About this RNA: Model confidence (mean pLDDT): 82 of 100. Predicted 3D model of a 126-nucleotide RNA (SAM riboswitch aptamer (S box leader)). It was read from a public genome assembly, where an Rfam model found it.
RNA sequence: CGCUCAUCCAGAGGGGCAGAGGGAACGGCCCGUUGAAGCCCCGGCAACCCUCCGGUCGGUGAUCGUCCGACUCGGGAAGGUGCCAAUUCCGCCUCGCGGCGAGAGACGUCGCGAGAAAGAUGAGGA
Repeated sequence: CGCUCAUCCAGAGGGGCAGAGGGAACGGCCCGUUGAAGCCCCGGCAACCCUCCGGUCGGUGAUCGUCCGACUCGGGAAGGUGCCAAUUCCGCCUCGCGGCGAGAGACGUCGCGAGAAAGAUGAGGA
């Protein structure tokens, strides 16, 4: 950066400095002087990249070997990121189903489901 792909209902907090905000925007609803943001220290979670061990498959070989490669696979966690209130806190746009409204249609509203959008993180790309 109007780019590509993957993931986003799991998980993980203490201390010091600081002193009023924070949860992206908006609408809700929350968190916060029993201390927000931010900075620092220590700790932890996770497994995207990387790395190591194993498994499976493929190539090579006469061979269950060797070497090479791959993976919707299992385990580990030294390194690079990330993360450690609430599902990405919920919603926002579209569609479907159901309740309610005199309520068949249209519409409104509430609930549920599916999909987008937006955002975040990683790995790439330009």